[in-house]
RNA sequence: ACAACGAAGAGUUUGAUCCUGGCUCAGGAUGAACGCUAGCGGCAGGCCUAACACAUGCAAGUCGAGGGGCAGCAUAGUAGCAAUACUGAUGGCGACCGGCGCACGGGUGCGUAACGCGUAUGCAACCUGCCUUAUACAGGGGGAUAGCUUUCGGAAACGAGAAUUAAUACCCCAUAACAUUUUGGUAAACCUUUACUGAAAUUAAAAGCUCCGGCGGUAUAAGAUGGGCAUGCGUGACAUUAGCUAGUUGGGGGGGUAACGGCCCACCAAGGCGACGAUCAUUAGGGGUUCUGAGAGGAAGAUCCCCCACACUGGUACUGAGACACGGACCAGACUCCUACGGGAGGCAGCAGUGAGGAAUAUUGGUCAAUGGGCGCAAGUCUGACCCAGCCAUGCCGCGUGCAGGAAGAAUGCCCUAUGGGUUGUAAACUGCUUUUAUACGGGGCGAAUUCUAUUACGAGUAAUAGGUUGACGGUACCAUACGAAUAAGGAUCGGCUAACUCCGUGCCAGCAGCCGCGGUAAUACGGAGGAUCCGAGCGUUAUCCGGAUUUAUUGGGUUUAAAGGGUGCGUAGGCGGUUCAUUAAGUCAGUGGUGAAAUCAUCGGGCUCAACCCGGUCAUUGCCAUUGAUACUGGUAGACUUGAGUACAGAUGACGUAGGCGGAAUUGGACAAGUAGCGGUGAAAUGCAUAGAUAUGUCCAAGAACACCGAUUGCGAAGGCAGCUUACGAAACUGUAACUGACGCUGAUGCACGAAAGCGUGGGUAUCGAACAGGAUUAGAUACCCUGGUAGUCCACGCCGUAAACGAUGAUUACUGGUUGUUUGUUUGAAUAGAUAAGCGACUGAACGAAAGUAUUAAGUAAUCCACCUGGGGAGUACGUUGGCAACAAUGAAACUCAAAGGAAUUGACGGGGGCCCGCACAAGCGGAGGAACAUGUGGUUUAAUUCGAUGAUACGCGAGGAACCUUACCCGGGCUUAAAUGUAGAGUGCAUAAAGCAGAGAUGUUUUUUUCCUUCACGGGACUCUUUACAAGGUGCUGCAUGGUUGUCGUCAGCUCGUGCCGUGAGGUGUCGGGUUAAGUCCCAUAACGAGCGCAACCCUUGUCGUUAGUUGCCAUCAGGUUAAGCUGGGCACUCUAGCGAGACUGCCGCCGUAAGGCGCGAGGAAGGCGAGGAUGACGUCAAAUCAGCACUGCCUUACGUCCUGGGCUACACACGUGUUACAAUGGCCGGUACAGAGGGCAGCUACACCGCGAGGUGAUGCAAAUCUCGAAAGCCGGUCUCAGUUCGGAUUGGAGUCUGCAACUCGACUCCAUGAAGCUGGAUUCGCUAGUAAUCGCAUAUCAGCCAUGAUGCGGUGAAUACGUUCCUGGGCCUUGUACACACCGCCCGUCAAGCCAUGGAAGCCGAGGGUACCUGAAGGCUGUAACCGCAAGGAGCGGUCUAGGGUAAAACUGGUAACUGGGGCUAAGUCGUAACAAGGUAGCCGUACCGGAAGGUGUGGCUGGAACACCUCCUUU
Repeated sequence: ACAACGAAGAGUUUGAUCCUGGCUCAGGAUGAACGCUAGCGGCAGGCCUAACACAUGCAAGUCGAGGGGCAGCAUAGUAGCAAUACUGAUGGCGACCGGCGCACGGGUGCGUAACGCGUAUGCAACCUGCCUUAUACAGGGGGAUAGCUUUCGGAAACGAGAAUUAAUACCCCAUAACAUUUUGGUAAACCUUUACUGAAAUUAAAAGCUCCGGCGGUAUAAGAUGGGCAUGCGUGACAUUAGCUAGUUGGGGGGGUAACGGCCCACCAAGGCGACGAUCAUUAGGGGUUCUGAGAGGAAGAUCCCCCACACUGGUACUGAGACACGGACCAGACUCCUACGGGAGGCAGCAGUGAGGAAUAUUGGUCAAUGGGCGCAAGUCUGACCCAGCCAUGCCGCGUGCAGGAAGAAUGCCCUAUGGGUUGUAAACUGCUUUUAUACGGGGCGAAUUCUAUUACGAGUAAUAGGUUGACGGUACCAUACGAAUAAGGAUCGGCUAACUCCGUGCCAGCAGCCGCGGUAAUACGGAGGAUCCGAGCGUUAUCCGGAUUUAUUGGGUUUAAAGGGUGCGUAGGCGGUUCAUUAAGUCAGUGGUGAAAUCAUCGGGCUCAACCCGGUCAUUGCCAUUGAUACUGGUAGACUUGAGUACAGAUGACGUAGGCGGAAUUGGACAAGUAGCGGUGAAAUGCAUAGAUAUGUCCAAGAACACCGAUUGCGAAGGCAGCUUACGAAACUGUAACUGACGCUGAUGCACGAAAGCGUGGGUAUCGAACAGGAUUAGAUACCCUGGUAGUCCACGCCGUAAACGAUGAUUACUGGUUGUUUGUUUGAAUAGAUAAGCGACUGAACGAAAGUAUUAAGUAAUCCACCUGGGGAGUACGUUGGCAACAAUGAAACUCAAAGGAAUUGACGGGGGCCCGCACAAGCGGAGGAACAUGUGGUUUAAUUCGAUGAUACGCGAGGAACCUUACCCGGGCUUAAAUGUAGAGUGCAUAAAGCAGAGAUGUUUUUUUCCUUCACGGGACUCUUUACAAGGUGCUGCAUGGUUGUCGUCAGCUCGUGCCGUGAGGUGUCGGGUUAAGUCCCAUAACGAGCGCAACCCUUGUCGUUAGUUGCCAUCAGGUUAAGCUGGGCACUCUAGCGAGACUGCCGCCGUAAGGCGCGAGGAAGGCGAGGAUGACGUCAAAUCAGCACUGCCUUACGUCCUGGGCUACACACGUGUUACAAUGGCCGGUACAGAGGGCAGCUACACCGCGAGGUGAUGCAAAUCUCGAAAGCCGGUCUCAGUUCGGAUUGGAGUCUGCAACUCGACUCCAUGAAGCUGGAUUCGCUAGUAAUCGCAUAUCAGCCAUGAUGCGGUGAAUACGUUCCUGGGCCUUGUACACACCGCCCGUCAAGCCAUGGAAGCCGAGGGUACCUGAAGGCUGUAACCGCAAGGAGCGGUCUAGGGUAAAACUGGUAACUGGGGCUAAGUCGUAACAAGGUAGCCGUACCGGAAGGUGUGGCUGGAACACCUCCUUU
């Protein structure tokens, strides 16, 4: 190049990732059905279910040219007026005899797993009517019978008798071979056999009719056609069906058949089939083909064609060329119908049709015009075959429902960010055009060729010509004319997959759903609407098949951890197999021939207007058979070889096996001695032992079991497994030599053997340990963990069992493919601590592989052979069956049902009663409190008409509230108002309103009386203000903090949280941010596949501590002066203090030591201050659906009320519980008297000096101050006195009385004062809180709110002023690294089992009810075969009787397979049941496997095993320096 034209994925396991793996979807198809819808035509198709039952009609007849004849019809004739009668005379012909056909055509799929079908062969082992060819023949005779006639029986169906008759019906005789049998000869071939030619024997025939053309008849041979039989190969599923078979397998003989054959029979032999699947049970007609698929395959077997089987069920034969016969016969059975009850009739799985069944499948139509078939010489006749029509969108194909223009982008509808825009949408209206289709009318085919008659041609018979005749479809197709957009669009979907989006309604309801899933008040997922998308006379749904699915993998998969390597070896069948030579040609390859029906498919043409459809040609049909050739490879045969394998010899190794003997230590027991009060055991104890002398100690004795140290990633073995020493026997791998054999090999289904522990049987033994059991503890319980005892067992012999996490979770064998290093046993190099080599045992790292973890010459790499095993999770290694076992159990091994996952590896978090490091008033060391009392205050609860609402672990509870008598106020009772309490805009109006007074009322409010604007302008008017009214905007402390904004708490002032680029990883992710140091700090340094950066830390800000400077009133007063009782009081001064601005100062800067550095240390120096000087403000990414809709804002809800006004009440209740505080319990104190010193604030409806009055709260008068000026003002302390340990001179609650003040008003419900009263309480249980220095403790002062105050609260201020910290084991919280995880809503996680409830399928089960098959026995129809003397017949033959076989029926015992069932077992599923907490973290006793025992349950314990266990320690090895 030719050829080939052909292959797509997605969703769903997770917080995320990769993988494994199932489920689901998108495609095509259908004899379909259902829902909605529907204009036409062409072509096809149409009971898939009950092989269920069938009314009615039709579906097979024909021939008079075979016959006797003549019922009915017609013609003719005769008789007769006619009716009518007669005549087979003619056309013809019912019934009958006879011939041919009825075995075809048509239907169905019951049965059948079979030579049934498919394909290819064979028959020398066969038949064949009609047809063709050839040859020969047709002579003679006979007796019947139906019909017809007649008699009789019967309801009928039908039957019986008599008489008579014909034939192409039947019989006999003759003839006779190329027929049949027997037997010769010759030739051919290896045999069966064939050809030719003799001989003998045996039999069979026949039919006529005629229009004279012919049509028939008999025999034989051949052909064609159709059939019969046999064979190779192919053709379901189950082994939980493993053995089956007596005519069974074979033989020679006989019978039978068209023919072979146990097809049948007697005899003889004992065979035949089967793991390459016999037999049983079950399912099923097979093929061409159809659907799907890239193909290989998979599924199906409607229509059409071929074959088979069947015809109500079962059996049987007859006739015939052909049947064991769909529309024939006989018998039996079931069913239906008729009946006069005596008997009869029937078979739609032919075409229509009916009932029934069912989701479901059509007309009781037309015609023989065509094609085909039967009969006939023919005309013709018959034909539900066929050809047509009818019904059905059941499918495929085609056509139409109009086309063009048309923007005011109309109106309606719908949506929105709503003056407006978008969409429906060129869509409509409107204008022009066309007429397929529909309707009407007219015309109008092809399919018709023949048969027939006549003539002609030539040689039979055919052909030609002429004439005549035939159309169901059909009122057809088709053509023309008229008419007018006129007659014609729906269905499904719109969360993702998957094309297409919004609004309203609903509120885990109603509903949707193929999978994932949607719906709990903002649903693109439900329902409706608008819009959109996809198809379109259809569209969806359901069912089924293939595909996708490489998800059974030949093409084309896997098995360490996801499902999956047998526990291990030996070995049979089988599979596979080293080098070389020769031969063969089975496999293999090539050529040729035959076949592979047609239709279908493919392709090229053609015909219907196209297409579907139909026709013609070609290809293909991948197969089978035969034949010829090739010989590389495989196989067969015959030789050779040595490298695979084995043998021999030599060496050496080891916890290799079996049997025997011996040894010491320890343990327990016993005896004795000595000795005294405990021993033992545990977290702590107790049970137990012990003064009857234990334990501990010593000596001796006994018993059984196991073998310290050596000892090790050591060694040996097939695996299980094997350990003191020694002897005997046995086995093995290894090394070396290269002597011998010469492929003897590898693997290995079935099989056989071995096989830890536990367990079983028999007999021993029994020291220790120790299931069960007992007791003691622990605990809510404790059938456990711990302790004290202790039986089986553990040990031995013999025999069973046959399983383990029997693991390297890795089958065996062979070959090949990089390095480094250790070790065991050999050999070797001249020696060797060095090297080489072989066989083992380990570690690390490459390529490669792998989902990754990882593996990596001991492969999980690259290849080859053989075996075993897997195919989603659960149900379940369960049930049933079978096999083994004494049993326990083991092996084999399902289904219904249920879920959309289950799972592997790795990642990031979170968590751990995991580990390491670090920090914090976290513990410890201290000081003072709370928890006990009384009171205050808040909360819960209770109560109430209401006790308004919110806050609820830490992070609610003296919190919102920084101040509830009314108000506040949101709550309750009662009474009122409805544009309203306020404000604004616009319009109109008004000078009201207001104020005062009176009345009613609880008040809000209602009502009555009186009174009534301003500015400007000459005026009109304008403006302002008030009020009324109208309209629009209201109002809501009503709900949702789980729709939100904003704000806040907490982790936490903890040191963290991230990004860009690069690099690593398939990926999620990692790295950076880890490591070594250091820090208060992810602070800094070093190292480094990372380099940088951001938010946080720190710093910048404020206050405070020192100094300087500037300024000097209201502050200050050293100096000078004046002055007072005194006082910065005054002049003056601003030095000092102070005030408030600006600066300085602190940085590990200096010194010493340690350190690479960062940094650390120092009673260092200096300094007011020293290592962040102290305090404050400042709160990263985020967590808690944390708090707040009652601060405010915002969403939907209410509007004569959930709004608003008012009176009164309530928020203050009170058996109780809790939180936070105050005051105390006293002498470090109380009381009395005297006396001293702050800071920070407040003040005009205010703070108030001072004076007077009152005991006092306070009152009266009066002055200063809008404040560094006036004013409010300390207490503890100090000095002195008193009290003397008591319920007090402590404590002050409670109560009585009397007052003061605020306020409209102190009853509910204020504070304060005085007098009196004088409760509990004597330092507070378990437990718990705060605090590390000007801190705790203690003392008072001020302020906000506020008329007053329930303030002991809160926020600030100053005065006095401590103790302690060894330290990080523990508690608590947090940070970093690491580890495990079955968690990810993240341990307040997940999750297991019993029990209880509901539902579902299923196992067992006394029994009950069936189905099919087999066996044995009895009976036995029709019929065949057979025997036969009597009866019939001339004969052929028949009747009758006997025998044999058999359908059916009956009886019996079993097996097998279904249904049902009292009761019973487990299993599955189901938002909120019970008991515990077994597993996941060291899951709180590591878990799991096998086994045994025990227990409500998970489970516990014993014994052996595994790591798929964490942590720690030790050892060894490797890498780097």

Background: The RNA shown here (small-subunit ribosomal RNA) has 1521 nucleotides and comes from a Bacteroidales bacterium. RNAcentral holds the sequence, with entries from ENA and SILVA. Its Rfam family is "Bacterial small subunit ribosomal RNA". Gene Ontology terms of the family: structural constituent of ribosome and ribosome.